This is a predicted structure of a 595-nucleotide part of an RNA (large-subunit ribosomal RNA, domain I) from Rothia koreensis. The source organism's lineage runs through Bacteria, Bacillati, Actinomycetes, Micrococcaceae and Rothia. Its Rfam family is "Bacterial large subunit ribosomal RNA". Model confidence (mean pLDDT): 81 of 100. The RNAcentral record of the full RNA draws on ENA.
Context: one part of a larger RNA
RNA sequence: GGCGCACGGUGGAUGCCUGGGCACAAGAAGCCGAUGAAGGACGUGUGAAUCUGCGAUAAGCCUCGGGGAGUCGAUAACUGGGCUGUGAUCCGAGGGUGUCCGAAUGGGGAAACCCCGCUGCUUGUCAAGGGCAGUGACCCGCACCUGAAUGUAUAGGGUGUGUGGAGGGAACGGGGGGAAGUGAAACAUCUCAGUACCCUCAGGAAGAGAAAAUAAUAAUGAUUCUGUUAGUAGUGGCGAGCGAACGCGGAUGAGGCUAAACCUGUGGUGUGUGAUACCGGCAAGGGGUUGCAUCACGGGUGUUGUGGGGCGCACUUUUACUGGUUCUUGUCUGGCUGGUGGUGUGCAGUGUUGUGGUAGGCGAAUCAUCUGGGAUGGUGGACCGGAGUGGGUGAGAGUCCCGUAGUCGAAACCAUGGUACUGGCAUUGUGUGUGUUCCCGAGUAGCACGGGGCUCGUGGAAUCUCGUGUGAAUCUGCCAGGACCACCUGGUAAGCCUGAAUACUUUCUUGUGACCGAUAGUGUAUCAGUACCGUGAGGGAAUGGUGAAAAGUACCCCGUGAGGGGAGUGAAAUAGUACCUGAAACCGUGUGCCU
Numbered sequence: 001g002g003c004g005c006a007c008g009g010u011g012g013a014u015g016c017c018u019g020g021g022c023a024c025a026a027g028a029a030g031c032c033g034a035u036g037a038a039g040g041a042c043g044u045g046u047g048a049a050u051c052u053g054c055g056a057u058a059a060g061c062c063u064c065g066g067g068g069a070g071u072c073g074a075u076a077a078c079u080g081g082g083c084u085g086u087g088a089u090c091c092g093a094g095g096g097u098g099u100c101c102g103a104a105u106g107g108g109g110a111a112a113c114c115c116c117g118c119u120g121c122u123u124g125u126c127a128a129g130g131g132c133a134g135u136g137a138c139c140c141g142c143a144c145c146u147g148a149a150u151g152u153a154u155a156g157g158g159u160g161u162g163u164g165g166a167g168g169g170a171a172c173g174g175g176g177g178g179a180a181g182u183g184a185a186a187c188a189u190c191u192c193a194g195u196a197c198c199c200u201c202a203g204g205a206a207g208a209g210a211a212a213a214u215a216a217u218a219a220u221g222a223u224u225c226u227g228u229u230a231g232u233a234g235u236g237g238c239g240a241g242c243g244a245a246c247g248c249g250g251a252u253g254a255g256g257c258u259a260a261a262c263c264u265g266u267g268g269u270g271u272g273u274g275a276u277a278c279c280g281g282c283a284a285g286g287g288g289u290u291g292c293a294u295c296a297c298g299g300g301u302g303u304u305g306u307g308g309g310g311c312g313c314a315c316u317u318u319u320a321c322u323g324g325u326u327c328u329u330g331u332c333u334g335g336c337u338g339g340u341g342g343u344g345u346g347c348a349g350u351g352u353u354g355u356g357g358u359a360g361g362c363g364a365a366u367c368a369u370c371u372g373g374g375a376u377g378g379u380g381g382a383c384c385g386g387a388g389u390g391g392g393u394g395a396g397a398g399u400c401c402c403g404u405a406g407u408c409g410a411a412a413c414c415a416u417g418g419u420a421c422u423g424g425c426a427u428u429g430u431g432u433g434u435g436u437u438c439c440c441g442a443g444u445a446g447c448a449c450g451g452g453g454c455u456c457g458u459g460g461a462a463u464c465u466c467g468u469g470u471g472a473a474u475c476u477g478c479c480a481g482g483a484c485c486a487c488c489u490g491g492u493a494a495g496c497c498u499g500a501a502u503a504c505u506u507u508c509u510u511g512u513g514a515c516c517g518a519u520a521g522u523g524u525a526u527c528a529g530u531a532c533c534g535u536g537a538g539g540g541a542a543u544g545g546u547g548a549a550a551a552g553u554a555c556c557c558c559g560u561g562a563g564g565g566g567a568g569u570g571a572a573a574u575a576g577u578a579c580c581u582g583a584a585a586c587c588g589u590g591u592g593c594c595u
Stems, first nucleotide, its partner, number of pairs: 001594009015580001016545002020516002022513007029505002031168002039101003042055003047078001049075003061095006070083003106115003116136008138165002140162007172203001173201005183190001187237001213220002224251005234242002255497003258441001262300010278287002281331005305475001307440003310436006320340007344427004348422011360408003366381005382399002384388001390402003446470007456482001477492005532539002552579001555566004
């Protein structure tokens, strides 16, 4: 030195564990904010630091409930001082306080800082100065006042007022913009994809939505989602690829309001003294700045496709009662309008009641013996079960503890349903026939050119939609049925609203897992978006386990100490805060053999 054996060191694999993650399901909730949010800075405890809580009333204040013996959050013990059956600590509901920054909003600013005006109070002074409470940004709406060029006006300015806006938020939604890597085995049309990304706006959902629909000789009857139709019909350098609908089966189910014609009110403009016209009709009298045209804003009416409505006439009546009014008188009948009652629907308030949520309460049944440090294990004998899910307890516990099945419970607040009252409010309501031809959504439909979007890449290219130009008709109208025409059929555009079925999960509660088990599972089981890196945008770690219980080794000895040897604790110390198990590489000690 090599090979082996034994015993160690180092190291932290493996096994076991879990206070953390991951995925999904069900239910709830689906916004917060100038009454100052989200997120922070700085403070706050008897005592340094960090986390948690809280805000100069600062680990807390008040009230109302629950609960019932200790307690003053954690690392984390110790010190000091308290509180508590006159019910503390703790849990829940409702209030109060809530520094400074932050949309940040009195002005400024390098966030958490600096500086100021006005009103009131207070302290204090010869004068000053200080403190406290309020108030002071901008934009928008509404009302009012002022008011240029410029006469009326308008712009502009000002005052008051509005729980108007502003900012934040994980995904889902609508709208406006909008790639490329890639695929086509290259690449340009095409694809990726209207995806990623950017901007904007909203809601608990959003969007869509009550046929100018779909169909086809038969019909359906708003929208949305879904299974199928179907990888079909199509489209496509007919390449790669892209890719419906009708129909059928389900989920849900709901329909409404306007514009116009006509009547009427108010205001503006133009015109007009001829008493035309008007004052419901008839006769007489009388009135009178009334009339006509047009515009704007209100009220009534009206809303449809077996076309509907308006206006005129006739009939029928419209729900009952009652009152008022019409220039005067008489008469007849109409019109307008108020109140009460009835019908139906919705909303609000008050009361009552049910259900659920935000604290909780009750809740069955085991002993002996053996082993052991310890019984939940073995043996023997019992018991409960509407409870043998689960967790803990010195080893596998239905009967030890917490729980579990079941059952009970709210002063207060929230959600949701029923019911009563108030009427407080809002809203609804003739029909038929006939005539008339007044209305039925205009820079619209259509067309031309250029695009987009539909399965549809310009094609024979309809339908939908945008830009530019042009530009109709009003029911004997107009649109659609895939160029276009005829016939036939379906519908009624150019106004608006609309619950449910659907999407998502920052968040709360409960539960589950042929999900992970510390190089895994979230980046984060551990004070993590931390330490650290970067000018910055941004990037981004590592670190779990003594033991049942600290019982964490009093005392002695060696050593300056670190550390160790005894002694002691413990079942175990080769479990000693470098701590469960403790593999390998690597480093040794002893010994056998070989050289």